[in-house]
Context: one part of a larger RNA
RNA sequence: UGACGGGGGCCCGCACAAGCGGUGGAGCAUGUGGUUUAAUUCGACGCAACGCGAAGAACCUUACCUACUCUUGACAUCCUCGGAACUUAGCAGAGAUGCUUUGGUGCCUUCGGGAACCGAGUGACAGGUGCUGCAUGGCUGUCGUCAGCUCGUGUCGUGAGAUGUUGGGUUAAGUCCCGUAACGAGCGCAACCCUUGUCCUUAUUUGCCAGCACGUAAUGGUGGGAACUCUAAGGAGACUGCCGGUGACAAACCGGAGGAAGGUGGGGACGACGUCAAGUCAUCAUGGCCCUUACGAGUAGGGCUACACACGUGCUACAAUGGUGCAUACAGAGGGCUGCGAACUCGCGAGAGUAAGCGAAUCCCAGAAAGUGCGUCGUAGUCCGGAUUGGAGUCUGCAACUCGACUCCAUGAAGUCGGAAUCGCUAGUAAUCGUGAAUCAGAAUGUCGCGGUGAAUACUUUCCCGGGCCUUGUACA
Numbered sequence: 001u002g003a004c005g006g007g008g009g010c011c012c013g014c015a016c017a018a019g020c021g022g023u024g025g026a027g028c029a030u031g032u033g034g035u036u037u038a039a040u041u042c043g044a045c046g047c048a049a050c051g052c053g054a055a056g057a058a059c060c061u062u063a064c065c066u067a068c069u070c071u072u073g074a075c076a077u078c079c080u081c082g083g084a085a086c087u088u089a090g091c092a093g094a095g096a097u098g099c100u101u102u103g104g105u106g107c108c109u110u111c112g113g114g115a116a117c118c119g120a121g122u123g124a125c126a127g128g129u130g131c132u133g134c135a136u137g138g139c140u141g142u143c144g145u146c147a148g149c150u151c152g153u154g155u156c157g158u159g160a161g162a163u164g165u166u167g168g169g170u171u172a173a174g175u176c177c178c179g180u181a182a183c184g185a186g187c188g189c190a191a192c193c194c195u196u197g198u199c200c201u202u203a204u205u206u207g208c209c210a211g212c213a214c215g216u217a218a219u220g221g222u223g224g225g226a227a228c229u230c231u232a233a234g235g236a237g238a239c240u241g242c243c244g245g246u247g248a249c250a251a252a253c254c255g256g257a258g259g260a261a262g263g264u265g266g267g268g269a270c271g272a273c274g275u276c277a278a279g280u281c282a283u284c285a286u287g288g289c290c291c292u293u294a295c296g297a298g299u300a301g302g303g304c305u306a307c308a309c310a311c312g313u314g315c316u317a318c319a320a321u322g323g324u325g326c327a328u329a330c331a332g333a334g335g336g337c338u339g340c341g342a343a344c345u346c347g348c349g350a351g352a353g354u355a356a357g358c359g360a361a362u363c364c365c366a367g368a369a370a371g372u373g374c375g376u377c378g379u380a381g382u383c384c385g386g387a388u389u390g391g392a393g394u395c396u397g398c399a400a401c402u403c404g405a406c407u408c409c410a411u412g413a414a415g416u417c418g419g420a421a422u423c424g425c426u427a428g429u430a431a432u433c434g435u436g437a438a439u440c441a442g443a444a445u446g447u448c449g450c451g452g453u454g455a456a457u458a459c460u461u462u463c464c465c466g467g468g469c470c471u472u473g474u475a476c477a
Base pairs, nucleotide, nucleotide: 001477002476003474004473005472007471008470009469010468011467012466013465015461019425020424021423022422023421026316027315028314029313030312031311032310033309034307035306042053043052064302065301066300067299068298069297070296073125077124078123079121080120081119082118083117086103089100090099091098092097107114108113127291128290130289131288132287136285137284138280139279140278141276143274148187149186150185151184152183153182154163155162156161167178168177169176193268194267195266196265198236199235200234201233202232203231208225209224212223213222214221239262242256243255244254245253246252318418322377323376324375325374326373327372328371334365335364336363339358340357344353345352346351384415389410390409391408392407393406394405395404431453432452433451434450435449436448437447
């Protein structure tokens, strides 16, 4: 100087407390461990691994296994020789591949040849998701959006170092003020950026419709309008600016006015010096080591989907604040040409047929759902719950056996609110309801967005956990 203390002081955080809803019990989905297996590819392991890499494993992906094959190689550059490229058909084979076969002879040219492409050969070389993240770059997680981390000069100390950065107040903040052997400065904080909340100006189509007309069973449907909404560009607005009080005449705090908004208005992006030899050699790059007729490459099939079990994360429930039948209302944000696909017809349905419109403020996906109104069920393993299984189908796709999603009929398991323990959340939040997108041929209960409805509680800091500052002890570094 640090680190640590079941030392002290001050302070903060959904850290406790106060509340609301869960997990832990059930069934299923998904990830992991374990076990099994020819293989169940690899990585990730307290918080900070375990719906994680994977924004999507039937083949492909795919790295694994088995079998069959290739050896200058599936891919790159150079050299030599031949042939345009390309293309038709047959046979063998699981295919890769092998053996035959048809058409074709193009472009430029200084007529030597050349360019692209294909085949054969030789060697230089290719190739490796092989090892080392404890050799590395880059990227990322974490403490933590915590308020800290440092430097120059000066001063003090023999020195390591100290001071500044401590103290009195204050703040979300090393934020600001005052004091002060310190005076300044840098990286952080804040602000500048995006979005949302109010208003104004400009613009007026595909969006809008107040007033004036036309028309319809009905609809901005039509003429027209530029007010309003919206859209999208530019501005205004919030600064403790004003008033009162407290305070040290300060910083600031408390209350109030005006205001759409008030003291950081809400949300996002943004992550200091560093810590964990944290994670990643399987995104990529890369040193070293290793393989080179194989640890490289191709193909078919299988596996990654196994299943006495254990754990994590979720979905659906156990019901009446509910299930179910009929009727009926109101979003936002997105996506669409190998695409979204209306209307109509057929089918109980998943869907099918035909096909309008739309590269989209125009058309489509698209019915929002919870809600509301009127019925029904009456506490029951039920008109709750839907697992599982049998049958019949639809769609995607060469192909749904291993191993897809969905539909219909039948079946109708566990489950009556969950032990010890444990998680999230402070407001348009929790809870609850639907909706869209990425990936994607198909395949979400996951992920990332969007809106609808919309709470309860916070006395407090004694205690648990984590953190910041000062101080003290230490046989620790």

The part of an RNA shown here (small-subunit ribosomal RNA, 3' major domain) has 477 nucleotides and comes from an uncultured prokaryote. The full RNA is in RNAcentral, with records from ENA. The prediction has a mean pLDDT of 83.